[in-house]
């Protein structure tokens, strides 16, 4: 810095012991009926591996990663006009 995706799916575990929901700001919302972090377990299928009719398609989940409240929560940005689009910003994943 480019391209893709973000529909859907997964925890009544263990540990911890006050946070969290990316960041400021202001709202809305989780949380001692236990937050965040680790362990485990799970999901998924971007890299992977297998077939194949091979720019594709089926599959498998061992491996690199990714993920398990709502939902990328909404303003603070644009256009239509009380819901939508599209945009910035971020997030994942290959280069």
């Nucleotide at each position: 810095c480019u391209u893709a995706u973000a529909a859907a799916g997964a925890g009544u575990g263990g540990u911890g012991g006050a946070g969290g929901g990316a960041a400021u700001a202001g709202g809305c919302c989780c949380u001692g009926u236990g937050a965040a972090g680790c362990c485990c377990a799970g999901c998924a299928a971007c890299c992977u591996g297998u077939u194949u009719u091979a720019u594709g398609a089926a599959u498998a989940a061992a491996g690199g990663u990714g993920c398990u409240a709502c939902a990328u929560c909404c303003u603070a940005c644009g256009g239509a006009u009380u819901u939508c689009c599209g945009g910035c910003a971020g997030a994942u994943a290959a280069g």
The prediction has a mean pLDDT of 79. Predicted 3D model of a 95-nucleotide RNA (SAM riboswitch aptamer (S box leader)) from a pig gut metagenome. Its Rfam family is "SAM riboswitch aptamer (S box leader)". Gene Ontology term of the family: regulation of gene expression. Of the family's consensus pairs, 97% are formed in the model. The sequence is in RNAcentral, with records from MGnify.